[in-house]
Molecule: transfer RNA
Organism: Thecamonas trahens
RNA sequence: GGACCAAUAGCUUAAGUGGUUAAAGCGUGUUGCUCAUAACAAUAAGAGUGUAGGUUCAAAUCCUACUUGGUCUA
Numbered sequence: 001g002g003a004c005c006a007a008u009a010g011c012u013u014a015a016g017u018g019g020u021u022a023a024a025g026c027g028u029g030u031u032g033c034u035c036a037u038a039a040c041a042a043u044a045a046g047a048g049u050g051u052a053g054g055u056u057c058a059a060a061u062c063c064u065a066c067u068u069g070g071u072c073u074a
Stems, first nucleotide, its partner, number of pairs: 001073007010026004019057001028044005050066005
């Protein structure tokens, strides 16, 4: 230099062929239980999807550029 992959909640991951409230586990808060802590149970909050554009009635999903990380290759 060239090619490819990934970026979604604090962390790890989902999200059918674009379709109408972006879901789960762990973690966190509160309550219950306990002499107390852990465990367990209930409940709540937390992301609009790396950035900027485009297509579309509608975009996490499709297209383009860029950023970051990774893999392969001369």